């Protein structure tokens, strides 16, 4: 220098190919119940505008372009 893949909450992950409108789940966290206390269990609750920016569209996590970060391969 060239090619490919990945980036969604504190952590992990689904959704992306085929756009549809409050972004789902698990763990963790907070509060309450239970318990002598803790753990476990039960109930409720908060947290992500989807790596940054731009474009297309009525509408973008999803399509296009560019940049950033990480990984792999070729030279």
């Nucleotide at each position: 220098g060239g090619g490919c893949c990945a980036g969604u909450a504190g952590c992990c992950u689904a959704g992306c190919c085929c756009g549809g409108a409050u972004a789902g789940g698990g763990c963790a966290c907070u509060u309450g119940c239970c318990u002598u206390c803790u753990a476990a269990g039960c109930a409720a609750g908060g947290g992500a505008u989807c790596g940054g920016g731009a474009g297309u569209u009525c509408g973008a996590a999803u399509c296009u372009c560019u940049c950033c970060u990480g990984g792999c391969c070729c030279a």

Transfer RNA from a marine sediment metagenome, 75 nucleotides, folded computationally. The sequence is in RNAcentral, with records from MGnify. Its mean pLDDT, the model's own confidence on a scale to 100, is 83. Rfam family: tRNA. Rfam's curators write: Transfer RNA (tRNA) molecules are approximately 80 nucleotides in length. It is annotated as a transfer RNA.